A computed fold for a 65-nucleotide RNA from an Actinomycetes bacterium, annotated as Fluoride riboswitch aptamer (crcB RNA motif). NCBI's taxonomy places the organism under Bacteria, Bacillati, Actinomycetota, Actinomycetes. Its Rfam family is "Fluoride riboswitch aptamer (crcB RNA motif)". For this family Rfam cites "An excited state underlies gene regulation of a transcriptional riboswitch" (Zhao et al., Nat Chem Biol, 2017). The sequence was found by an Rfam model in a public genome assembly. The model forms 100% of the base pairs in the Rfam consensus.

[in-house]
RNA sequence: CUGGAUGGAGGCGAUGGAGUUCGCCGGGACUGCCUCCGCUGGGGGUUGAUGACUCCUAUCACUUG
Repeated sequence: CUGGAUGGAGGCGAUGGAGUUCGCCGGGACUGCCUCCGCUGGGGGUUGAUGACUCCUAUCACUUG
């Protein structure tokens, strides 16, 4: 320096943070949906801050003070 195995960690799950849990990944896992155009790109629209549960923050809707 390169390769392999094992162990311990780690990373990821469409918009922020934390806890728990599930799944996935080993340079991959991941990067929502609809629609239009001149389609390797660009425009418009739309749901959601979770993979799931809970909390906080931001945003939105309604009601009350």